[in-house]
RNA sequence: CUUUUAUGACAGGGGUGCCCGUUGGGGCUGAGACUUACCCUUAGGACCUGAACCGGAUAAUGCUGGCGUGGGAAGUCACUUUGUAGAUUGC
Numbered sequence: 001c002u003u004u005u006a007u008g009a010c011a012g013g014g015g016u017g018c019c020c021g022u023u024g025g026g027g028c029u030g031a032g033a034c035u036u037a038c039c040c041u042u043a044g045g046a047c048c049u050g051a052a053c054c055g056g057a058u059a060a061u062g063c064u065g066g067c068g069u070g071g072g073a074a075g076u077c078a079c080u081u082u083g084u085a086g087a088u089u090g091c
Base pairs, nucleotide, nucleotide: 001086002085007078008077009076010075011041012040013039014038017028018027019026020025047072048071049070053066054065055064056063
C1' cells in the first nucleotide's frame, strides 16, 4: 500500500487406523478413529491420489518427517469488534 479475515446462518465435502481382551470393553496418536460430534469449503495440507512408497521411531499403526512450489478436491449470503493474507521498505 492492497486485501479480508474472525464470527454467524444455510448448504456442501471428508476421515474413522493400530494393539490387547472370553463378552461387555480397554490402551496409543489426533480436532476427530461412527459421532445430531469434529474438521474443511478455492487465500482450499480438511480429505483423496502417488502408496502394500522412502527415512526415523514404536508394543503396533500415516506415530512422525519426506514425498509436497506434485496431481486432484466441496460456497453463497450476512455481519463488525479488523483478529487474515500478499507485496515493498527499514532494523
Record summary
A computed fold for a 91-nucleotide RNA from Terasakiella pusilla DSM 6293, annotated as TPP riboswitch aptamer (THI element). The source organism's lineage runs through Bacteria, Pseudomonadati, Rhodospirillales, Terasakiella and Terasakiella pusilla. Rfam family: TPP riboswitch aptamer (THI element). About the family: Vitamin B(1) in its active form thiamin pyrophosphate (TPP) is an essential coenzyme that is synthesised by coupling of pyrimidine and thiazole moieties in bacteria. Rfam links the family to the GO term thiamine pyrophosphate binding. The model forms 95% of the base pairs in the Rfam consensus.